This is a predicted structure of a 72-nucleotide RNA (transfer RNA) from Candidatus Vidania fulgoroideorum. The source organism's lineage runs through Bacteria, Pseudomonadati, Pseudomonadota, Betaproteobacteria and Candidatus Vidania. The coordinates come from a structure-prediction model, not an experiment, and the mean pLDDT is 82. Rfam family: tRNA. It is annotated as a transfer RNA. From the family's description: Transfer RNA (tRNA) molecules are approximately 80 nucleotides in length. The RNAcentral record of the sequence draws on ENA.

RNA sequence: CGGAAAGUAUCACAGCGGCAGUGAAUCUGAUUUGGGUUCAGGGGGUCAUGGGUUCGAAUCCUAUCUUUCCGA
Numbered sequence: 001c002g003g004a005a006a007g008u009a010u011c012a013c014a015g016c017g018g019c020a021g022u023g024a025a026u027c028u029g030a031u032u033u034g035g036g037u038u039c040a041g042g043g044g045g046u047c048a049u050g051g052g053u054u055c056g057a058a059u060c061c062u063a064u065c066u067u068u069c070c071g072a
Stems, first nucleotide, its partner, number of pairs: 001071007010024004018055001026042005048064005
């Protein structure tokens, strides 16, 4: 320099046009002498950023940024 993929909660990921979710973690409660396990519940997100399409965008289009892979 050229090509491709990815970016969603603290972490790992799902969600492919119609209310943003799961597991782990964290907090509270029950259980226990205490801890752990188990069970119940809660909090936490400008969906990388800007613009566009659409009645409606995490999702489609476009540009930029970051990371990874391949090639030179």